[in-house]
RNA sequence: UAAGAAAUUCGGCUUGUUGAUUCUUCCUUUGGAAGGGUAGGAAAGUCCGGACACCGUAGGGCAGUAUAGCGGAUAACAUCCGUCCGCAGUGAUGCGAGGACAAGUGCAACAGAAAGUAUGUACAGUUCGGCUGUAGUGAAACCAGGUAAACUCUAUACGGUGCAAUGGUAAGUAUAUCGGCAAUUAAGGGCGGCCCGUCCAAUGCCGAGGGGUAAUCAGCUCAAGUAAGGCAGCAAUGCCUUGCGUAGAUAAAUAACAAGCAUCGCCCUUUAGGGCGAUACAGAAUCCGGCUUAUAGAAUUUCUUAUGGG
Numbered sequence: 001u002a003a004g005a006a007a008u009u010c011g012g013c014u015u016g017u018u019g020a021u022u023c024u025u026c027c028u029u030u031g032g033a034a035g036g037g038u039a040g041g042a043a044a045g046u047c048c049g050g051a052c053a054c055c056g057u058a059g060g061g062c063a064g065u066a067u068a069g070c071g072g073a074u075a076a077c078a079u080c081c082g083u084c085c086g087c088a089g090u091g092a093u094g095c096g097a098g099g100a101c102a103a104g105u106g107c108a109a110c111a112g113a114a115a116g117u118a119u120g121u122a123c124a125g126u127u128c129g130g131c132u133g134u135a136g137u138g139a140a141a142c143c144a145g146g147u148a149a150a151c152u153c154u155a156u157a158c159g160g161u162g163c164a165a166u167g168g169u170a171a172g173u174a175u176a177u178c179g180g181c182a183a184u185u186a187a188g189g190g191c192g193g194c195c196c197g198u199c200c201a202a203u204g205c206c207g208a209g210g211g212g213u214a215a216u217c218a219g220c221u222c223a224a225g226u227a228a229g230g231c232a233g234c235a236a237u238g239c240c241u242u243g244c245g246u247a248g249a250u251a252a253a254u255a256a257c258a259a260g261c262a263u264c265g266c267c268c269u270u271u272a273g274g275g276c277g278a279u280a281c282a283g284a285a286u287c288c289g290g291c292u293u294a295u296a297g298a299a300u301u302u303c304u305u306a307u308g309g310g
Stems, first nucleotide, its partner, number of pairs: 001306010012261007020038008040281001044292002047290005052162004059196004064158005069083005084098001085096004099153002104151002106147002121135005166218004175209001177208005188200003225244008262279007
């Protein structure tokens, strides 16, 4: 210098005018003033795992689903880290559905005598028994080996539903009707399927038909959060100290215009500089940890290979 591998960060900013929304303080009410904040690294996919809420308690089992070398991290995980093995690569590295084929059942075209108890032909040996060996075909031919992202077996784990969960307030109405039901060992019901267990049950429960309501408040943002430093550890990560604390809408706000800066591309130019154009993928809806997918461009660090120089 060129090509590559891995990790991290940014992916827009400033000013002015106008506007939306939310929080705090003050004044005060159909509100006003001042100040602060306002869409991501993936918010996407809804693929995993949870926090939280509810189902009287969520008990046992079957079915089912998921994982699969060994050790660790984590709230947990199919995630992450380390290491062994296998594959790819010159290498840095990357990928792995990586337990069991003597528990059982399957599958393997063509060729070949034959693909699993079967065994023809030729040659050689021979204890004279196709007994042993070689050759032919084929990926595979002596009580065969291969295959389990084939069925299956083994070990481990798993109750379900989900913020449209759930809780409160206000308002309104009709259950006038029909059916079933124990006082027992029990119909029916008790939030994935089945069985057992268990609980509820007459001012009751379950079901059919019918009627009313669909407003508002909470949940709702302090979170297993984040930055810097130190210690422990190969690392994932954990602990300590000091700071920060960052949208909360509800048919859905987080914007529009103007000027400039930043970055990139092209053109002009003796340098300096000037002009034009462009700026990716894409938008919260209970929240968090991951995985997968999309992505113009820029920056930093470490490592590998090649070539050349000192």